[in-house]
RNA sequence: CACUGCUCAGGGCAAACCCGUCGAAAGGCGGGGACGCAAAGCCACCGGUCUAAGGAUCGAUCGUUCGCUCGAUCACGAUAGCGGGGUUGCCAGG
Numbered sequence: 001c002a003c004u005g006c007u008c009a010g011g012g013c014a015a016a017c018c019c020g021u022c023g024a025a026a027g028g029c030g031g032g033g034a035c036g037c038a039a040a041g042c043c044a045c046c047g048g049u050c051u052a053a054g055g056a057u058c059g060a061u062c063g064u065u066c067g068c069u070c071g072a073u074c075a076c077g078a079u080a081g082c083g084g085g086g087u088u089g090c091c092a093g094g
Stems, first nucleotide, its partner, number of pairs: 001094001003093003012037002017032006035081001041087003045084003048079003054076001055074006062067002
């Protein structure tokens, strides 16, 4: 120090599931629990995926411009444990 994770130390995180809680939902947070993880530390910048209450657009029904109801589409939502990118960092090797 751009690299590598075969070995050592201290260890760290915690999937599914269960309980509580927030949320419309996806999902988040706290406790229990460990499938895994060398960045499974941090950041939604790019792509993907998930969600659609509110909002926007379009269509249909009903009633006078507008409004009700229904349907479709769309992130201002979520995911950093989907991938890329950015950034910080332990030990060992080289």
This is a predicted structure of a 94-nucleotide RNA (c-di-GMP-I riboswitch aptamer) from uncultured Steroidobacter sp. The organism belongs to Steroidobacter, within Bacteria. Its mean pLDDT, the model's own confidence on a scale to 100, is 87.